Notes:
Predicted 3D model of a 92-nucleotide RNA (c-di-GMP-I riboswitch aptamer). The coordinates come from a structure-prediction model, not an experiment, and the mean pLDDT is 83.
[in-house]
RNA sequence: GACUGAGAAGGGCAAACUACUCGAAAGGGUAGGACGCAAAGCUACAGGGCCCUCGUAAGACCGACGGUCUUAAAGGGUAGCCAGUUACCAGC
Repeated sequence: GACUGAGAAGGGCAAACUACUCGAAAGGGUAGGACGCAAAGCUACAGGGCCCUCGUAAGACCGACGGUCUUAAAGGGUAGCCAGUUACCAGC
């Protein structure tokens, strides 16, 4: 330095759910809680995927204002989907 994670030491993180809270939503934060995780550390403008739609535009429908639906652009979210990047211990 590469590969691997069977056993070991020190340990680490924390899904669902619950409470409070931020957000229009997806989703986020804090506390509790552990399904799991060898990168479940970090990065959301390298890239792909997935999720959301307050507002905007176009179209359709109902129709009085207006409402509903679809699509698009744009924006947002997800790193526990892949990915990129850095790293502890052990084995080889």